Predicted 3D model of RNase P RNA and transfer RNA as a complex of 456 nucleotides. It holds a member of the Rfam family "Bacterial RNase P class A". Rfam describes the family as follows. Ribonuclease P (RNase P) is a ubiquitous endoribonuclease, found in archaea, bacteria and eukarya as well as chloroplasts and mitochondria. Rfam classes the family as a ribozyme. The coordinates come from a structure-prediction model, not an experiment, and the mean pLDDT is 75.
[in-house]
RNA sequence: GGAGGACGCUGGGUCGCCGCGGCGCGCAAGCGCUGAGGAACGUCCGGGCUCCAUUGGGCAGGGUGCAGGAUAACGUCCUGUCGGGGCAACUCGAAGGAAAGUGCCACAGAAACAAACCGCCUGCGCGCGUCGUCGAAGGGUGACGCGCGCCGGUAAGGGUGAAAUCGUGCGGUAAGAGCGCACGGCGUUCCACGGUGACGUGGACGCGGGUAAACCCCACCCGGAGCAAGACCGCUCGAUUUCCGAAAGGACCGCCUGCCCGGCGGAACGAGCACAUGUCGCACCGAGCCCGGUCGUGAGGCCGGUCCCAGAGAGAUGGCGACUACCGCCCUGAGCUUGUCGAGGGGCGGAACAGAAUCCGGCGUACAGGCGUCCUCCGCGC
RNA sequence: GCGCCCGUAGCUCAACUGGAUAGAGCAGAGCACUCCUAAGGCUAAGGUUGCCAGUUCGAUUCUGGCCGGGCGCA
Numbered sequence: 001g002g003a004g005g006a007c008g009c010u011g012g013g014u015c016g017c018c019g020c021g022g023c024g025c026g027c028a029a030g031c032g033c034u035g036a037g038g039a040a041c042g043u044c045c046g047g048g049c050u051c052c053a054u055u056g057g058g059c060a061g062g063g064u065g066c067a068g069g070a071u072a073a074c075g076u077c078c079u080g081u082c083g084g085g086g087c088a089a090c091u092c093g094a095a096g097g098a099a100a101g102u103g104c105c106a107c108a109g110a111a112a113c114a115a116a117c118c119g120c121c122u123g124c125g126c127g128c129g130u131c132g133u134c135g136a137a138g139g140g141u142g143a144c145g146c147g148c149g150c151c152g153g154u155a156a157g158g159g160u161g162a163a164a165u166c167g168u169g170c171g172g173u174a175a176g177a178g179c180g181c182a183c184g185g186c187g188u189u190c191c192a193c194g195g196u197g198a199c200g201u202g203g204a205c206g207c208g209g210g211u212a213a214a215c216c217c218c219a220c221c222c223g224g225a226g227c228a229a230g231a232c233c234g235c236u237c238g239a240u241u242u243c244c245g246a247a248a249g250g251a252c253c254g255c256c257u258g259c260c261c262g263g264c265g266g267a268a269c270g271a272g273c274a275c276a277u278g279u280c281g282c283a284c285c286g287a288g289c290c291c292g293g294u295c296g297u298g299a300g301g302c303c304g305g306u307c308c309c310a311g312a313g314a315g316a317u318g319g320c321g322a323c324u325a326c327c328g329c330c331c332u333g334a335g336c337u338u339g340u341c342g343a344g345g346g347g348c349g350g351a352a353c354a355g356a357a358u359c360c361g362g363c364g365u366a367c368a369g370g371c372g373u374c375c376u377c378c379g380c381g382c
Numbered sequence: 383g384c385g386c387c388c389g390u391a392g393c394u395c396a397a398c399u400g401g402a403u404a405g406a407g408c409a410g411a412g413c414a415c416u417c418c419u420a421a422g423g424c425u426a427a428g429g430u431u432g433c434c435a436g437u438u439c440g441a442u443u444c445u446g447g448c449c450g451g452g453c454g455c456a
Stems, first nucleotide, its partner, number of pairs: 001378010012324007020035006037353001041364002044362005049226004056261004061222005066080005081095001082093004096217002101215002103211003117158002119154003123150012166184006185207003189204006230280003234273005242251003252266005288307001290305006326350007335341001336339001383455007392408004401439001411425003432448005
C1' cells in the first nucleotide's frame, strides 16, 4: 500500500420567537424545572404484576431439542463439541431418534424396501443337429451344441430415477454375491483410555434407502387470560337467599375459562345506564443508570460509591428564523507538481430509519452519512 | 395499546394427508350468426398462488421473517 474479518460509538450543535404535556410555586397573571429511540417498530419469544378459589392430579393440547454453564425466565446469551465454508482472521448450522412402529416416495423404472423385467447359471423335460456306440431296420443310448418350457440360484451387467442394497481391485463360484481378503468409506453396539459432558483416539463387531419444518418415539418445559388485566367509588334492573334427611350425607345451582377426577361455595352473581370516562394500578426505588473494586476464559455474579431519568383521557414531546458543522452541484479562484489538482469566497439544494402508552430481558426487521479499535492474508521498502 | 384471523386470474371461489400442466363460474377479447343488437354457439388468452428465505427429489400446501388487509376487547 492492497484485499478482507470481528466489533464499538454517533445519528448534528448553539441562540431567539411562538406553542404543547407533566411536576412544583403562586389568589391570579405568570414563573421555574423537565419532556422519545437504538431500534420507542414488528408483537415473535420469556418474565414481573393482576384476576380466575389458595392452581391440585391425570388426559388432551402446545413448545423446546449437541454438551456444560449464565439468568427471574427464555426459542436468548456465553464457553465448548460435531458438521459446512474460508489460505487465514473468522463465520454459518431448527444439530435427539429412520437399527420401536405406521404412512409417503409423483413421473420413469423389473423393483422405492424386501423386489427377478432383460441378462447370467445349475438341474429336469421336450424337440433338432453333430459325433460315438448297439441293432438287419424302425429305433435305442451317451457326450456336446442350439431352441423352447418348468423348478430354482443370482443384485455382477442393462437402463430408469432425486434416490437402487458400500466403492475399487484380487480371490472365489455352476453363475454370482462383503462370501473372503487388501485399501478406502460409513454405522451402531461393546471394550479400553482421555474429557464433568457433547465427543475424541484405538480395538472388536457390522454394511440395514430417503423423509420426523409427516404421524410418531424419547427427554425436558408449560394451568388460563391479559394493564382495555384488575381493585375501589355511582344509579337502575334481573336472578338467588335453596330442597331431602334426626345426623352423616345427598340433590340442585354457581365456580375452578378444553375434558375427567378431585375440590370450593350456597349468595356469591349477571345485565344495562351515565360520565370527551373519577381514584388507584402508573411512572424514579427498579432483574434501574453510571463509575470503581473483586471472582470468572466468558455470558455474568458479589461488594462499594453515585444519580433519580418522559408519561397520559387512547390525545404532549412541535413550528419558524439566524449562525455554524457535514455532503453534493454550480460560479469564482490564491497556488504550482499544469491536473478529472485546488486553499479561500459566493449561491442553490440535501440530511436516514423511525416516534413512547403496564413495566422489564431478548430476538427479528429498518437505518442517509460519519468516527474509532483490534485482528488476518498478500505485496513492497528498511 | 392487547389479542386473533386472512391473502390463489379483473371479481367470487376450488385444488383431498406435499406429486408437477394450479382448475371452475362470471367479466373482458376474437370468430361465427343477424339488417343491427342481445341471448345462445365456437375459440384462445389471462397466474411471480402477497414478497423473501429455508425443509424436501418436489411447496398453493410445511417452517421462519417481512408486506398488506380485516375482526374482537374497558